[in-house]
RNA sequence: AGGGUGGGCCGGACGGUCGCGCCGUGGCUGCGCCGGCAGCGCACGGUGAGGAAAGUCCGAACUCCACAGGGCAGGGUGGUCGGUAACGCCGACCCGUCGCAAGGCGGGGAAAGUGCCACAGAAAACAAACCGCCCCGAUGAGCUCGGGGUAAGGGUGAAAAGGCGGGGUAAGAGCCCACCGCUCCGGCGGCGACGUCGGAGGCACGGCAAACCCCACCCGGAGCAAGGCCAAAUAGGAGGGGAUGGACUGGCCCGGUCCGCUUGACCCUCGGGUAGGCCGCUUGAGCCUGGCGGCAACGUCAGGCCCAGAUAGAUGACCGUCUCGGCUCCGCUGCAAUGCGGGGCUCAGACAGAAUUCGGCUUACAGGCCCACCCCCGGC
Numbered sequence: 001a002g003g004g005u006g007g008g009c010c011g012g013a014c015g016g017u018c019g020c021g022c023c024g025u026g027g028c029u030g031c032g033c034c035g036g037c038a039g040c041g042c043a044c045g046g047u048g049a050g051g052a053a054a055g056u057c058c059g060a061a062c063u064c065c066a067c068a069g070g071g072c073a074g075g076g077u078g079g080u081c082g083g084u085a086a087c088g089c090c091g092a093c094c095c096g097u098c099g100c101a102a103g104g105c106g107g108g109g110a111a112a113g114u115g116c117c118a119c120a121g122a123a124a125a126c127a128a129a130c131c132g133c134c135c136c137g138a139u140g141a142g143c144u145c146g147g148g149g150u151a152a153g154g155g156u157g158a159a160a161a162g163g164c165g166g167g168g169u170a171a172g173a174g175c176c177c178a179c180c181g182c183u184c185c186g187g188c189g190g191c192g193a194c195g196u197c198g199g200a201g202g203c204a205c206g207g208c209a210a211a212c213c214c215c216a217c218c219c220g221g222a223g224c225a226a227g228g229c230c231a232a233a234u235a236g237g238a239g240g241g242g243a244u245g246g247a248c249u250g251g252c253c254c255g256g257u258c259c260g261c262u263u264g265a266c267c268c269u270c271g272g273g274u275a276g277g278c279c280g281c282u283u284g285a286g287c288c289u290g291g292c293g294g295c296a297a298c299g300u301c302a303g304g305c306c307c308a309g310a311u312a313g314a315u316g317a318c319c320g321u322c323u324c325g326g327c328u329c330c331g332c333u334g335c336a337a338u339g340c341g342g343g344g345c346u347c348a349g350a351c352a353g354a355a356u357u358c359g360g361c362u363u364a365c366a367g368g369c370c371c372a373c374c375c376c377c378g379g380c
Base pairs, nucleotide, nucleotide: 002375003374004373005372006371007370008369009368010367012322013321014320015319016318017317018316020048021047022046023045024044025043026042027040028039029038030037031036050351054362055361057360058359059358060357061356062223063222064221065220074219075218076217077216078215079093080092081091082090083089094107095106096105097104098103108214109213113212114211115208116207117206130154131153132150133149134148135147136146137145138144162180163179165177166176167175181203182201183200184199185198186197187196188195189194227279228278229277230276237270238269239268240267241266245259246258247257248256249255286305287304288303289302290301291300292299293298324349325346326345327344328343329342330341331340332339
């Protein structure tokens, strides 16, 4: 200098004008039991989206409902050991596999049973003779045919019944032997997954469990439209009163009209629900900095901080200065500019947007910054 691997972070800055939500203080208005409470086309100050606020896929907090205990059914998870409130998340390690490497990807059981294995192929799991090879016969020989042996060679396939070499044989074959692999037993190391060493056995056990299934562990349901409180109007319900009644007309009386007189007009009280309002609601497994423990995930201690809470849903619009970026030009070093320095123009331009709250995962994303490591090349 080039090529790569794995992580972390940012996601414009400052100022002005107008506007919006929330909070505080003040003002005004109303009420008041004189502590205060409520409201506002009001003033001032403070504050106001994200790294994913998203998908709603996992795990929880919280709330209500259900619930003696145990089992069945159903669902989920799946190497080991840790972390955590918990998890399907995270860390370290183990094994397999891919990569020269940094690293990436995968993870219970196919020696309990059942099932499936397309196409091709003779045969796909109680193995199997298509070609080939060998033996025998028809036959004296060749071709050909028939019978038998053979899984070493060819061919098919994703996969063909341990691999490779030698011995052996009619030709072959764990038939026999060495090495590798495999199974079983034992020793040693490790908490463990597992590793390693030794011995025994000719080898039994193809693949698929995101097929049923088996093993281990976990799991009640619904969700802030949860749930709780206050509470109109109208209609209906319960109880009480109710005829010398109630309503309208009217200043009042008489009068008039309408309703009603136990099938109850009208009045009072109570309770349920609705509209509406309030709480839940944002101080929390919280954030920042530092120390300590731990390889790490993470834990712990000290100090500091308060960071939206709307309810049809505020967080917006415009302007100025600048910066990142983009385009372009010039100069310098070099063989070469993508490096370094300077000028001009342009100018925030991606994904997206809270709605009970957290921990994760996944997905989307213009542009930019940083760290560690690997490979290759050159110089000393």

Bacterial RNase P class A from a Candidatus Zhuqueibacterota bacterium, 380 nucleotides, folded computationally. NCBI's taxonomy places the organism under Bacteria, Pseudomonadati, Candidatus Zhuqueibacterota. The RNAcentral record of the sequence draws on ENA. The gene name in the source record is rnpB. Rfam family: Bacterial RNase P class A. Its family is annotated with dimeric ribonuclease P complex, ribonuclease P activity and tRNA processing in the Gene Ontology. Its mean pLDDT, the model's own confidence on a scale to 100, is 80. The model forms 94% of the base pairs in the Rfam consensus.